[in-house]
RNA sequence: AUCUUAUCAAGAGCAGGCGGAGGGACUAGCCCGAUGAAGCCCGGCAACCGGCGUCGCGUAUGACGUACGGUGCUAAUUCUUGCGAGAACGUUCGGAUGAACGUUUCGGGAGAUGAGAG
Numbered sequence: 001a002u003c004u005u006a007u008c009a010a011g012a013g014c015a016g017g018c019g020g021a022g023g024g025a026c027u028a029g030c031c032c033g034a035u036g037a038a039g040c041c042c043g044g045c046a047a048c049c050g051g052c053g054u055c056g057c058g059u060a061u062g063a064c065g066u067a068c069g070g071u072g073c074u075a076a077u078u079c080u081u082g083c084g085a086g087a088a089c090g091u092u093c094g095g096a097u098g099a100a101c102g103u104u105u106c107g108g109g110a111g112a113u114g115a116g117a118g
Stems, first nucleotide, its partner, number of pairs: 002117007013042001016041003022032003026082001028080002043074003048070003051066005078110001083107003087104007
């Protein structure tokens, strides 16, 4: 690289420091950015894994708490979207059955993070 599994509607500096132009994975959009992007440090949030404590229980699984260690995260729902399905409404096209597009709902894909496998 790849595979399995859980989570992705909440939360976290609009006077923090360095830094200097880019960033939001990709597509198409739409946004953020010199009233300062990425990145690094500090701060913060959460609680996935380990540790510790309480309870329960059995020789295992678990619930709650803590935040000590390992990650993670810290604009916008994973910013929306990309494939499929259902219904309602709207617009356009058609003589009509109907079709396309938009909004809304569900599922999937893709992606991200943790834990495990290899």

A computed fold for a 118-nucleotide RNA, annotated as SAM riboswitch aptamer (S box leader). The model forms 91% of the base pairs in the Rfam consensus. It matches the Rfam family "SAM riboswitch aptamer (S box leader)". Rfam describes the family as follows. The SAM riboswitch is found upstream of a number of genes which code for proteins involved in methionine or cysteine biosynthesis in Gram-positive bacteria. Gene Ontology term of the family: regulation of gene expression.